Record summary: The part of an RNA shown here (small-subunit ribosomal RNA, 3' major domain) has 469 nucleotides and comes from an uncultured bacterium. Rfam family: Bacterial small subunit ribosomal RNA.
Context: one part of a larger RNA
RNA sequence: UGACGGGGGCCCGCACAAGCGGCGGAGCAUGUUGCUUAAUUCGACGCAACGCGAAGAACCUUACCAAGGCUUGACAUGGCCUCAAAAGCCGCAGAGAUGCGGUGUCCGCAAGGGGGGGUCACAGGUGGUGCAUGGCUGUCGUCAGCUCGUGUCGUGAGAUGUUGGGUUAAGUCCCGCAACGAGCGCAACCCUCGUCCUAUGUUGCCAGCGGGUAAUGCCGGGGACUCAUGGGAGACUGCCGGGGUCAACUCGGAGGAAGGUGGGGAUGACGUCAAGUCAUCAUGCCCCUUAUGUCUUGGGCUGCAAACAUGCUACAAUGGCCGGUACAAAGGGCUGCGAUGCCGUGAGGCGGAGCGAAUCCCGGAAAGCCGGUCUCAGUUCGGAUCGGGGUCUGCAACUCGACCCCGUGAAGUCGGAGUCGCUAGUAAUCGCGAAUCAGCAACGUCGCGGUGAAUACGUUCCCGGGCCU
Numbered sequence: 001u002g003a004c005g006g007g008g009g010c011c012c013g014c015a016c017a018a019g020c021g022g023c024g025g026a027g028c029a030u031g032u033u034g035c036u037u038a039a040u041u042c043g044a045c046g047c048a049a050c051g052c053g054a055a056g057a058a059c060c061u062u063a064c065c066a067a068g069g070c071u072u073g074a075c076a077u078g079g080c081c082u083c084a085a086a087a088g089c090c091g092c093a094g095a096g097a098u099g100c101g102g103u104g105u106c107c108g109c110a111a112g113g114g115g116g117g118g119u120c121a122c123a124g125g126u127g128g129u130g131c132a133u134g135g136c137u138g139u140c141g142u143c144a145g146c147u148c149g150u151g152u153c154g155u156g157a158g159a160u161g162u163u164g165g166g167u168u169a170a171g172u173c174c175c176g177c178a179a180c181g182a183g184c185g186c187a188a189c190c191c192u193c194g195u196c197c198u199a200u201g202u203u204g205c206c207a208g209c210g211g212g213u214a215a216u217g218c219c220g221g222g223g224a225c226u227c228a229u230g231g232g233a234g235a236c237u238g239c240c241g242g243g244g245u246c247a248a249c250u251c252g253g254a255g256g257a258a259g260g261u262g263g264g265g266a267u268g269a270c271g272u273c274a275a276g277u278c279a280u281c282a283u284g285c286c287c288c289u290u291a292u293g294u295c296u297u298g299g300g301c302u303g304c305a306a307a308c309a310u311g312c313u314a315c316a317a318u319g320g321c322c323g324g325u326a327c328a329a330a331g332g333g334c335u336g337c338g339a340u341g342c343c344g345u346g347a348g349g350c351g352g353a354g355c356g357a358a359u360c361c362c363g364g365a366a367a368g369c370c371g372g373u374c375u376c377a378g379u380u381c382g383g384a385u386c387g388g389g390g391u392c393u394g395c396a397a398c399u400c401g402a403c404c405c406c407g408u409g410a411a412g413u414c415g416g417a418g419u420c421g422c423u424a425g426u427a428a429u430c431g432c433g434a435a436u437c438a439g440c441a442a443c444g445u446c447g448c449g450g451u452g453a454a455u456a457c458g459u460u461c462c463c464g465g466g467c468c469u
Base pairs, nucleotide, nucleotide: 007469008468009467010466011465012464013463015459016458019422020421021420022419023418026313027312028311029310030309031308032307033306034304035303042053043052064299065298066297067296068295069294070293073122077121078120079119080118081117082116083115088103089102090101091100092099093098106113107112124288125287127286128285129284133282134281135277136276137275138273140271145184146183147182148181149180150179151160152159153158164175165174166173190265191264192263193262195233196232197231198230199229200228201227205222206221209220210219211218236259239253240252241251242250243249302441315415319374320373321372322371323370324369325368331362332361333360336355337354341350342349343348381412386407387406388405389404390403391402392401428451429450430449431448432447433446434445
């Protein structure tokens, strides 16, 4: 000077408390440990590993294993030598890689170019080291801090400034002060939502006028409205009152769509953890070089006494089932989205209008509302598991896909100790979309809207953090 203290003072945060819903019990999904295995590739390990890298493991992916091959190599550049071919197509052998046979051939007058073969340099390595590194990332933490120049003080380390009195979400601002200034952070500038004005109206809209239909902005037309896309206004403690050091600021009020940071996002200081990543990539050093490289077929990554983590579905009547009926937002679509129609109980099939999309399609939102039924039961709850039959994708669903139909109908009657999330359009609950993607193990992730609460006395205590001592 820091760090630490079951030292002190002050102050924050869903930290506790107050409340609502969960997890921990069940079944299943996913990840992990362990065990097993020829292999079950590798990494991640308190918070900050464990629905994590993986926004898609049947082959491929794939890094693992077995077996079968190759050795200038699957890929790059160059030197030298050499060939008139190589690829493609057909046939045979093979699990295939590949091998053999047939066919088949370039441009240029030439030099040469392009291609194949041989050879030499070399390639190649998801081999090791994240404790040799770059880059990127997590975390403390969106916390309010971290520093510098000059001056001053101290022998010096260093201090001061940055402490103090107030105040703030904030080292935010005010006042004071041997300090005066400044930088990185805070805030603002950026995006988005909320109000209004204005310009422009197609593919969007339809108030008024006209036409038309069984019906529909369907047509003429219109720019009012909604909406869309630009531009602008608006919020600044600006105004009033109380408090306060005639300060910063704070409390209340008016006006206002919005009020004291209006809501949300992007944005992460100096640094910490030899944190994570050599398997995104890059890279030093080390190691392999007829193999630790590379190709192929098949298998594995999906194994299952057990344990943990994260989810989904439930245990029902605020519910289940059946019929009818209403209202979104945000996205995606040409190797694509695919309507009307027809077939099938259904998954789906036939077919193909329209649409590179404010035009057409995905596309019926669901909870909700109206009616009916079930009457407390392991049930008309719950759907695991298993049997049978099918659909689709794909070269191929045995290991190991999703979905549909019929049958089967398990555990489960609200969960011990303990533990998690959330302060408002939030929690809870309901559905919808997208990326990846042939298909899909998605109940995941990232978004979107619908319905829409309860509670916060307070800061003694638990956890984390800030300032002074």

The coordinates come from a structure-prediction model, not an experiment, and the mean pLDDT is 87.